[in-house]
C1' cells in the first nucleotide's frame, strides 16, 4: 500500500464487497505436553445445602458442656459432690460488625475525571504534648420460681455485678456571654487576648512491670461540602419554573446553603439548547489506526451506586447499614390455622433462561483483616489444587543415508511417459517427550519460647530452635525402545495452489464478481498442489482500509448538492496610524497527572509468554515570572472602504389618473345573392327568416403592430401605445462634509410569475371542463366546430415553478482583441473624426482550472470573510406529528423493506416517420411478364402402414435430385442373417472359376458336376490373389448434435470499403491518417492538411469477342489456272474466309475549350474512346445464416440392432394454399404448299446417311464416321393460297380406341405415335417481377444426367432484333459526412402505467389490551418532628417515658391528560417475482419537441 464490482470499451463520480489486527466468544472437524492467564456478556430470574464475623475471663455477675484435682459412697466398675484449677455455652459489658467479597438495576448527574476552595467542617482506634480522675447512689439482664404458646417467643414475681447508668464535687481547657487593645486578609472576615459572669468530666483492672478511663491543643489518616472546565442522541421535546429566583429572620446539621420554616420582592433558566424523551454506572485503561480519531469499559486498580421491590429511621466516630431493625408490597416455606419464618448482585451448588462460561475441594503454610496484653480464635479476603485448547507462549510427533525412481493410487498423446517421490521399504544414529525407577526443593521472614549483650525492673540488637496447605509438585540422574503423538481449510478472479470422473439451470456453491441448460480448474467425489498447524475452519462483533462526515482532510454548472429574491437581529469576520494594557498567543519555572498498563534499558524463571527493577511518557490542568510581533480591549488620530452633499444625466423602473387609432366581436341600415367555414380530406356548424362579402353609423372589452436590437431598467418575479402627477433606483463630475459608520446573515420581516381560492364587478377575443364532427382496431388525444370556468378590475388568501446563468453574497488580485449600450476628458485636419476614462451588457481567446464538456477581468483562475446545501439508487419529498392555509395545498422530514448499481462527461458504432451529398433497372421514362385459365413442376397442409431426409423473409419453394417403374431408397410392411454386404490379425479347408436340378416372392436353403491355375524353388516347399471357417479383437449406422469442429457455399456485395507501422493530439476509450475543396466507376487521382508511409481490396496483369499483321495450311477454304459426273468434286493454289499460336493496336496519346492540377466537355484520326463488350476474379466481417444426408471429424447414442439381406409398397396420395414455369386467348394471327440462313456441341454398351416399310412413332437394313472428313429438316423469315372474328380452321386439357419404342418388368407409376373426343380460356383484382444494346422481347439448336422418361427445367449455342432514360422529389437497398440516443443481443432495440397472481415490510383504522409518566383528590403504616397526660417511673424531679392527638409522608384507591408499545374487521400506497392482460407514455423531430 490496495483490489474486485455500473460500460461495447473510457474517464469520473459513487455506493456495495474483501485482503489486516482484535474477542470474557460461540460452532463444525481435529486434538501429544507443558508454563502464564481467563472463565454466566442472558433471567438485578428463583433458590435446598453447609460455609462467608467474630472476639475479649487482663471489665462482669457467674458455671450448662469438656477436661484435670479434691472430696464423699462403694472391693472395684461407678455413681454423686465441689467452680478448687484449665477453661467457658448463653447472659451484661467493650471493641469489630460502614473494612474485606459481589453487583451494574439505578443514575446524563458535581455521578465521574481533573484543578482548586473550606475564613463552612467531623475524624473511633494511632502518634505527639498539657493536665486530671475526689465522694457518692439506685437499677437491670443473667441465674431462680411461676404463667402464656404448637412454635417462634412472651409476661410477672423475687434476687445480684461491673470499664452499664446517674448524682454531686474539682475546671487551666472547652462551649457560651460582655470586652479594652494588637496583628492580618481576596469579599463575607479571621486570628490573639487582659478582665469579668454561666454550664459541663472521668472506671477500673492488675503477675505491681503496666494496661486502660477523662478534658484540651495539634499531627496522621479517613471522609463530608462548595466550584471552574470536560464528560451521549433526539428540535418530529421550545418554552421550562412556585420553595421557583432572591432577601429579613428563624430552625436543623459535624458544617455552608430554600436544607426547613414564616414574612417580603419577582425574579430565575433557555438555540452558547433549558424542559421534556431514549440509551447508560464514570475513570487509569483495551482493541484498532501512520497520526488525528473510532469504538469499547471482562478481568487488574480508584471513585459512584444498589442489596428480594418501595419507604423509614436507630445505635454509632462513621450507616439510613448485603449476611441489623421497623412498616407496606410481591413471591416462598413452616403451622396446632390462633400465628410465625426468609431474602446467594459473599464462596461452592441446584433450577431456570441461554449459542455459551467451572468443584457442594485444600490450608490459614504465606499476605493481608478483626478482636485480644499475649498464646491464639476467626477469617470461601487470600493462597493453592480441579474443570475446559478459551487466550497468549514454548516444546514434541524424529535425524541421516538410500534409485529397480519399487508396489499401489492417478493422470496422459497410452509397448511408453509423468506424478504421489528420498516419500516407503531397508541400514545407521538420537531420547526431548512417553513409561518404570530413585533422589528431591526454594517459597520461613518473623512473632512467640531459650539465651547471650548494651542501658537497665523494659526496650534495642544478636544467637539457638518451632512452623509449608500447594507436594513427594518444580527440577535432577538412570533404564527402555522410534518407540507413545497431525489434523484443518482452500485450490474461476481478488487470493497462494490444477487435473480427471459423475451430473445436466437438476442437486448444489456463492465474501462481491458469479458458477451449473452434456466436454463444468466454480457443485459431487478422486488424485495432486497450496496456506496455517495442536490447531483449522465458519459464524456474530469492533477498528482499520473509508480522504465513504473530510480538523489534519471533500464538495456543490452539467454526477447528490446554491435559499425564487430582498432587507435586517443574534452571531461570524473586518481599512490606516500611535499610545496603553496582557485576555488570547509565546516561553521559563512550580505543583499535579495514583499505582497498574504502554514505550526503553537491565533482571529473574533451561527460552518465551509471565514477573520484577530503573528509566521515560502520560501530548493534560493549576499557579507563576517573563515576552508583545500578531489578534482582542481601551484611548486617541486619518481617509483610502462607506455615506452624504451639490450639478449633470439615463431607462419598457415602480403607483395612480387620463387620452388614443388599427383590429376583432356584436348592433341597426344598406347594397347584394347562394353559399360561406373549415381540413391532409371532410364533417359538426352558419345561411333564403338573406348568411359570408362590401359600406355606413353606434356600442363593448382586452391588447399596444411598425420603432424592436447578443437594446435598455429593476433585488427577483418581472417590465412595452401616447401623457401627466407623485416615488425610486442606477451612471457621471466636482472632492465641500462624515470618519470605518463596513461585509455576510441563522431566526424574523417584506416582495415574489402562471394556476388556483374568496367577496363584489367586467366579459370582445381566447379558451381547461364539456358537447358535438372527424381519425382510429380503439381515441375519454392529436385535427375542426362550438363552449364554461377562468383570462381582465379592486379588495383579501396562496407562497409554490426548469421561479435557470440549473453558477449565494462581498472584497482585492490575474494577458489580450473586436463590438454595443449610458456619462465624462483630451486632440486636431472640426468629422457620421480620433484618442482616452468609469460604468453597463455582449462575442473570442492566453495562463490558470476542470472528469470531460467547457469558464475564462460579468471565472467554473488565484486569495480571503459569511451564509445555505449535499453525502448510493428506490421506497419519498412519501408516512406520521408540528407549523401555515378557507380550501387546494404548503412547509418541516423519516423509517422498514429492497437492488449492486443509480448517475456525468466523453469515444466508437448501431438506429431514426433528422439534415446534406452521393449512387445501383432504386423510383420515373419504357418494353414484356406474373398475380385469372389448362396444364407442368417443387413447397405447405391434410392424409396414410409409409407417404424417407434436408433447405424456411430477402439469402427455401423446376431448390439437394445433371433425371425415384426395380435398382436408386435413406422410408413401410412382412420373411431372413448375427464376426456380419465391408477392412486388417486369424487355427483349418480348398486354386480361382464355371453350369445344372428342387423348394420358395426371393433372399436363401438342400444337391450334383466340370476345373485343378500364376510367380520363385535347393523339389522339403516357400510367395501373391481368391474361396471356406470356430474363437474374438472388431466392423456397421443416410442414428443424435451445422448451437462442439474442418471443408464448402448463400448473402450484404464488385458495394468501395476494411486496416497496420512510426509520428501527433487526448488522463484516457480513442482521433488523425481515412476528414476538408474538387474528380472518379471506384479510399480512382489531385489540391490542402500533423501528418508520413505501408498492406488487404478498386483498377491492372487472366480468358472471351472485336481490327489488322506474321507463321503455318488438313478433314477447313477457293482469287487465279487446268478438269469434271457440276458437288472444292479432282488437280493445283496458301491469296480470302476459317482454324490456332505470336505479335501490333487505344494511351485522354493528339487538337480546341474549361480548371491551379487532377480532370471535364466538344472533335479529328481510328476496327474500336475514354473501364471498348463480356467473363473469371468477391477486403476485413455480418447472418451461432446454410450442410453431421457428398466428404471428413470431437462427444454421445444401437450392437441377434438404429447393423446387413430380400420381395412387395412408398417417395406420384388430394376438399385445399402457395412459388416457380408451359401453352393459350389470336389475323403483327392459325392452317397448307413451296423457298432460305446458324452456332455450339455430341457420338463406338454409340451417332448413324442414302433406300425400303408403316399416315406416325417407328421397323429393316447397314454407306460413312473414335470426327474441322461422317451423322442431325434449324426455326422464326420470304413467296402464295385459304381461314374473317366466331369459343372459331383460336385453345389444346381431357378421356376413349389402337399402337410403337426402351426395359427382367411400364398396374400402382414411362415417353411417343394415329385415330377420336375438344374443357377451361375472348388478355387477367389487390398487387408484384425482369430488363437500358446485340440487351430486353422473339424463334429454333445442342448437351449434361440417362436403358427409358415424366425436361414445359437447367446449362450452353446463334437467328431476328426494338422502345426508354426529363430526372433525382418520393419507394427499396447501399456509401461518405454530420446531427440526436435513455439502444450496444445494437429499434425484431428500449421502455411506462393501470388490472389480475402470489409474497414481503408498512401507512390509516370502530376498538381493544399492556406499560411509562404526570396532575387532583381520598386514604395514610413504619418513622422523624410538634403537642402531652388526670397513665407510667427506683435514683436523679423546672427529670424521663406513654397511651393520644397534629404535621410531613411509602404503598394502595378513584379520574383526567400525555407518551411508547402489542392486537384488529376492513382499507391505502410501495417493494419483489423467466415467460399473464390492455395499450404504447418516454428514449431518434419517439411520430402531437420533451420537461417544471
Nucleotide at each position: 500500500a490496495g483490489a474486485g464490482u455500473u460500460u461495447g470499451a473510457u474517464c469520473c463520480u459513487g455506493g456495495c464487497u474483501c485482503a489486516g489486527g482484535a474477542u470474557g466468544a460461540a460452532c463444525g472437524c481435529u486434538a501429544g505436553c507443558g508454563g502464564g492467564a481467563g472463565g454466566c456478556u442472558u433471567a438485578a430470574c428463583a433458590c435446598a445445602u453447609g460455609c462467608a464475623a467474630g472476639u475479649c475471663g487482663a471489665g462482669g455477675g457467674g458455671c450448662a458442656a469438656c477436661a484435670g484435682g479434691a472430696g464423699u459412697a462403694g472391693c472395684a466398675a461407678u455413681a454423686c459432690u465441689u467452680g478448687c484449677u484449665g477453661g467457658c455455652g448463653a447472659c451484661c459489658g467493650g471493641c469489630g460488625c460502614a473494612c474485606g467479597g459481589g453487583u451494574g438495576a439505578g443514575u446524563a448527574a458535581c455521578g465521574c475525571g481533573u484543578a482548586u476552595g473550606c475564613a463552612a467542617c467531623c475524624u473511633a482506634c494511632c502518634c505527639a504534648u498539657a493536665a486530671c480522675a475526689g465522694g457518692g447512689g439506685g437499677a437491670u439482664a443473667g441465674c431462680u420460681u411461676c404463667c402464656g404458646g404448637a412454635a417462634a417467643c412472651g409476661g410477672a414475681a423475687a434476687u445480684u455485678a461491673a470499664u452499664a447508668c446517674c448524682c454531686c464535687a474539682u475546671a487551666g481547657g472547652a462551649u457560651u456571654c460582655a470586652a479594652a487593645g494588637g496583628c492580618c486578609g481576596c469579599a463575607u472576615g479571621g486570628u490573639c487576648a487582659a478582665u469579668g459572669g454561666a454550664u459541663u468530666a472521668a472506671a477500673a483492672c492488675u503477675a505491681c512491670g503496666g494496661u486502660g478511663g477523662u478534658u484540651a491543643u495539634g499531627g496522621a489518616u479517613g471522609g463530608g461540602c462548595a466550584u471552574g472546565c470536560g464528560u451521549g442522541c433526539c428540535a418530529u421535546u421550545a418554552g421550562c419554573u412556585a420553595g421557583u429566583u432572591g432577601g429579613c429572620g428563624g430552625g436543623g446539621u459535624a458544617a455552608c446553603g430554600g436544607c426547613c420554616c414564616a414574612c417580603c420582592a419577582a425574579g430565575g433558566c433557555g438555540a452558547c439548547g433549558a424542559u421534556g424523551g431514549c440509551u447508560a454506572g464514570g475513570g487509569g485503561g483495551u482493541c484498532u489506526a501512520a497520526a488525528a480519531g473510532g469504538a469499547u469499559g471482562a478481568u487488574c486498580c480508584c471513585c459512584c451506586a444498589c442489596a428480594c421491590u418501595g419507604g423509614u429511621a436507630c445505635u454509632g466516630a462513621g450507616a439510613c447499614a448485603c449476611g441489623g431493625a421497623c412498616c407496606a408490597g410481591a413471591c416462598u416455606c413452616c403451622u396446632a390455622c390462633g400465628g410465625g419464618a426468609g431474602g446467594c448482585a459473599g464462596c461452592a451448588g441446584u433450577g431456570a433462561g441461554g449459542a455459551a462460561u467451572a468443584u457442594u475441594g485444600g490450608u490459614c503454610a504465606a499476605u493481608g483483616g478483626g478482636c485480644g496484653a499475649g498464646a491464639g480464635c476467626c477469617u470461601g479476603a487470600a493462597c493453592c489444587a480441579g474443570c475446559c485448547a478459551u487466550c497468549c507462549c514454548g516444546c514434541g510427533u524424529g535425524c541421516a543415508g538410500g534409485a529397480a525412481g519399487a508396489c499401489g493410487g492417478c493422470c496422459c498423446u497410452a509397448u511408453g511417459g509423468g506424478u504421489u517421490g528420498u516419500a516407503a521399504a531397508c541400514u545407521g544414529c538420537u531420547u526431548u517427550u512417553u513409561u518404570a525407577u530413585g533422589g528431591g526443593a526454594a517459597g520461613a521472614a518473623a512473632a512467640a519460647g531459650c539465651u547471650c549483650u548494651a542501658c537497665g525492673u523494659g526496650u534495642a540488637g544478636g544467637g539457638c530452635a518451632c512452623u509449608g496447605a500447594c507436594g513427594g509438585u518444580a527440577c535432577c540422574a538412570u533404564a527402555u525402545g522410534a518407540a507413545u503423538a497431525a489434523g484443518c481449510a482452500u485450490c474461476g478472479g481478488c487470493u497462494a495452489a490444477c487435473u480427471c470422473c459423475g451430473u445436466g439451470c437438476c442437486a448444489g456453491c456463492a465474501g462481491c464478481c458469479g458458477c451449473g441448460g452434456u466436454a463444468a480448474u466454480a457443485c459431487g467425489g478422486a488424485g495432486g498442489a497450496u496456506g496455517c498447524g495442536a490447531g483449522c475452519g465458519u459464524u456474530a462483533u469492533c477498528c482499520g482500509g473509508a480522504u465513504u462526515u473530510a480538523u489534519u482532510a471533500g464538495g456543490u454548472u452539467u454526477a447528490a448538492a446554491g435559499g425564487g429574491u430582498g432587507u435586517g437581529u443574534a452571531g461570524g469576520c473586518g481599512g490606516a496610524u500611535u499610545a496603553u494594557u496582557a485576555a488570547g498567543u509565546c516561553a521559563g519555572u512550580g505543583g499535579u497527572g495514583a499505582a497498574a498498563u504502554c514505550u526503553c534499558a537491565g533482571a529473574g524463571c533451561u527460552u518465551a509468554a509471565c514477573u520484577c527493577u530503573g528509566a521515560a511518557a502520560c501530548u493534560g490542568c493549576c499557579a507563576u515570572u517573563g515576552a508583545u510581533a500578531c489578534u482582542g480591549g481601551u484611548a486617541a488620530u486619518c481617509u483610502u472602504g462607506a455615506g452624504u452633499a451639490c450639478a449633470g444625466u439615463u431607462g419598457a423602473a415602480g403607483u395612480a389618473g387620463g387620452c388614443g387609432g388599427a383590429a376583432u366581436g356584436u348592433g341597426u341600415a344598406a347594397u347584394g345573392u347562394a353559399g360561406c367555414g373549415g381540413u391532409g380530406a371532410a364533417a359538426u356548424g352558419c345561411u333564403u327568416a338573406g348568411a359570408u362579402a362590401u359600406u355606413a353609423c353606434a356600442c363593448a372589452g382586452a391588447a399596444c403592430a411598425c420603432c424592436g436590437a447578443u437594446u435598455g431598467c429593476g433585488a427577483a418575479g418581472g417590465c412595452a401605445g401616447c401623457u401627466u402627477a407623485c416615488u425610486a433606483a442606477g451612471c457621471u463630475g466636482u472632492u465641500a462634509c462624515u470618519g470605518a459608520c463596513g461585509c455576510u446573515g441563522a431566526u424574523g420581516c417584506a416582495c415574489g410569475a402562471a394556476a388556483g381560492c374568496g367577496u363584489g364587478g367586467g366579459g370582445a377575443g381566447c379558451g381547461a371542463a364539456c358537447a358535438g364532427g372527424a381519425u382510429u382496431a380503439g381515441a375519454u388525444a392529436c385535427c375542426c366546430u362550438g363552449g364554461u370556468a377562468g383570462u381582465c378590475c379592486a379588495c383579501g388568501c396562496c407562497g409554490u415553478a426548469a421561479a435557470c446563468g440549473a453558477u449565494g453574497a462581498a472584497u482585492g488580485u490575474u494577458a489580450g482583441u473586436c463590438g454595443u449600450c449610458g456619462g465624462g476628458g483630451a486632440g486636431c485636419u472640426a468629422g457620421u473624426c480620433u484618442c482616452u476614462u468609469c460604468g453597463g451588457u455582449g462575442a473570442u481567446g492566453c495562463a490558470g482550472c476542470u472528469a470531460a464538456c467547457g469558464c475564462a477581468u460579468u471565472a467554473a483562475a488565484c486569495a480571503u470573510u459569511c451564509c445555505g446545501c449535499c453525502u448510493g439508487g428506490g421506497g419519498a419529498g412519501u408516512a406520521c406529528g408540528g407549523u401555515c392555509g378557507c380550501a387546494a395545498g404548503a412547509u418541516u422530514a423519516a423509517a422498514a423493506c429492497u437492488c449492486a448499481a443509480a448517475g456525468g462527461a466523453a469515444u466508437a458504432g448501431a438506429c431514426g416517420g433528422g439534415g446534406a451529398c452521393c449512387c445501383g433497372c432504386a423510383c420515373a421514362a419504357g418494353u414484356g411478364g406474373u398475380g385469372g385459365a389448362g396444364c407442368a413442376u417443387g413447397u405447405g397442409g391434410u392424409u396414410u402402414a409409409a407417404u424417407u431426409c434436408g433447405a424456411a423473409g430477402a439469402u427455401a419453394c423446376g431448390c439437394g435430385a445433371a433425371g425415384a417403374a426395380c435398382c436408386u431408397u435413406a422410408c413401410c410392411u412382412a420373411g431372413c442373417c448375427u464376426u456380419g454386404a465391408c477392412a486388417u490379425u486369424g487355427a483349418u479347408a480348398g486354386a480361382a472359376u464355371c453350369c445344372c436340378u428342387c423348394a420358395g416372392a426371393g433372399a436363401u436353403g438342400a444337391g450334383a458336376g466340370a476345373g485343378u491355375g500364376c510367380c520363385c524353388u535347393u523339389c522339403g516347399g516357400g510367395g501373391a490373389g481368391c474361396u471356406u471357417g470356430a474363437a474374438a479383437a472388431c466392423a456397421g449406422g443416410u442414428g443424435u448434435u451445422g448451437c462442439a469442429c474442418g471443408g464448402c457455399u448463400g448473402u450484404c456485395g464488385u458495394c468501395a470499403g476494411c486496416u497496420c507501422g512510426u509520428g501527433u493530439c487526448g488522463u484516457g476509450a480513442g482521433a488523425u491518417g481515412u476528414u476538408g475543396g474538387g474528380u472518379u466507376a471506384a479510399g480512382u487521382c489531385c489540391c490542402g492538411c500533423a501528418a508520413c508511409g505501408a498492406g488487404c481490396g478498386c483498377a491492372a496483369c487472366c480468358c472471351u469477342c472485336g481490327u489488322c499483321c506474321u507463321u503455318a495450311g488438313u478433314u477447313a477454304c477457293u482469287a487465279a489456272c487446268g478438269g469434271u459426273u457440276c458437288g472444292g468434286c479432282c488437280g493445283a493454289g496458301g491469296a480470302c474466309u476459317c482454324u490456332a499460336a505470336g505479335g501490333a493496336g487505344a494511351c485522354u496519346g493528339c487538337c480546341u475549350u474549361c480548371g491551379u492540377a487532377a480532370g471535364g466537355a466538344g472533335g479529328a484520326g481510328g476496327a474500336a474512346g475514354g473501364u471498348g463488350a463480356g467473363g473469371a476474379c468477391g477486403a476485413c466481417g455480418u447472418c451461432a445464416a446454410g450442410u453431421c444426408a457428398u466428404c471428413a471429424u470431437g462427444a454421445c447414442c444401437c450392437u441377434u440392432a438404429c447393423g446387413g439381406c430380400u420381395a412387395g409398397g412408398g417417395c406420384g396420395a388430394c376438399a385445399c394454399a402457395c412459388g416457380u414455369g408451359c401453352u393459350a386467348c389470336a389475323a403483327u394471327g392459325g392452317a397448307u404448299a413451296g423457298g432460305a440462313c446458324a452456332a455450339u456441341g455430341a457420338g463406338a454398351c454409340g451417332c448413324a446417311a442414302u433406300a425400303c416399310c408403316g399416315c406416325g412413332a417407328g421397323g429393316u437394313g447397314g454407306a460413312g464416321c473414335a470426327a474441322a472428313u461422317c451423322u442431325a429438316u434449324a426455326a422464326a423469315c420470304c413467296u402464295a393460297u385459304u381461314c374473317u372474328c366466331a369459343g372459331u380452321u383460336c385453345g389444346g386439357a381431357u378421356u376413349g380406341u389402337a399402337g410403337u419404342c426402351u426395359g427382367c418388368a411400364a398396374c400402382u407409376c414411362g415417353a411417343c405415335u394415329a385415330c377420336a373426343u375438344g374443357a377451361a380460356g375472348c388478355u387477367g383484382g389487390a398487387a408484384u417481377c425482369a430488363c437500358u444494346a446485340g440487351u430486353a422481347a422473339u424463334c429454333g439448336u445442342a448437351g449434361a444426367u440417362c436403358a427409358g422418361c415424366c425436361a414445359u427445367g437447367c446449362u450452353a449455342c446463334g437467328g431476328u432484333g426494338a422502345a426508354u432514360a426529363c430526372g433525382u422529389u418520393c419507394c427499396c437497398g447501399g456509401g461518405u459526412c454530420u446531427u440526436g440516443u435513455a439502444c450496444u443481443c445494437a429499434c425484431c432495440g428500449c421502455c411506462c402505467g393501470u388490472c389480475a397472481c402470489a409474497c414481503c415490510a408498512u401507512g390509516g383504522g370502530a376498538g381493544u389490551u399492556g406499560a411509562u409518566c404526570u396532575c387532583a383528590c381520598c386514604c395514610g403504616a413504619a418513622g422523624c418532628g410538634g403537642g402531652g397526660a388526670a397513665g407510667c417511673u427506683a435514683a436523679a424531679c423546672u427529670g424521663g417515658c406513654u397511651a393520644c392527638c397534629c404535621u410531613c409522608c411509602a404503598c394502595g384507591g378513584u379520574g383526567g391528560a400525555a407518551u411508547c408499545a402489542g392486537c384488529g374487521a376492513c382499507u391505502g400506497g410501495g417493494g419483489u417475482g423467466a415467460a399473464g392482460u390492455c395499450g404504447u407514455a418516454a428514449c431518434a423531430a419517439g411520430g402531437u419537441a420533451a420537461c417544471c